[in-house]
RNA sequence: AACAGAGUAGGAGCUUACGCGUCAAGUGCCGUGCGGACAGGGAGUUGCCGUGCGGACGAAAGGAUGCUUUCCUGCGGUAUAGGCUCCGCAUCCCGCUGUU
Numbered sequence: 001a002a003c004a005g006a007g008u009a010g011g012a013g014c015u016u017a018c019g020c021g022u023c024a025a026g027u028g029c030c031g032u033g034c035g036g037a038c039a040g041g042g043a044g045u046u047g048c049c050g051u052g053c054g055g056a057c058g059a060a061a062g063g064a065u066g067c068u069u070u071c072c073u074g075c076g077g078u079a080u081a082g083g084c085u086c087c088g089c090a091u092c093c094c095g096c097u098g099u100u
Base pairs, nucleotide, nucleotide: 001100002099003098004097005096010087011086012085013084014083015082016081017080019078020076021075022074029055030054031053032052033051034050035049036048040094041093042092043091061073062072063071064070
């Protein structure tokens, strides 16, 4: 110097445990404000995540117990944690590993 490669946050699918809701919260969608993170170092977005406010939409219950609940089976683009698989720095500079 050339070529190749590793690794993050995070995301998706499947799955396990334990809750919540089913008296409708949550999830998802739109607008807006604020905050945060993005490979070992630096920078960093119109992308990502969280959150406040506002708006639109909107649901799956059934059975047992027996009188006020509890339990069981379901249901919810449901919360949290674990497992497996896959994707993965927007981008720029430097670094690391291997080969020549």

Predicted 3D model of a 100-nucleotide RNA (THF (Tetrahydrofolate) riboswitch aptamer). The sequence was found by an Rfam model in a public genome assembly. Rfam family: THF (Tetrahydrofolate) riboswitch aptamer. A reference for the family is Trausch and Batey (2014), "A disconnect between high-affinity binding and efficient regulation by antifolates and purines in the tetrahydrofolate riboswitch", Chem Biol. Rfam's curators write: Tetrahydrofolate (THF) riboswitch was first reported for Ames et al. as an RNA motif in 5' untranslated (5'-UTR)regions of folate transport and biosynthesis genes in Firmicutes genomes.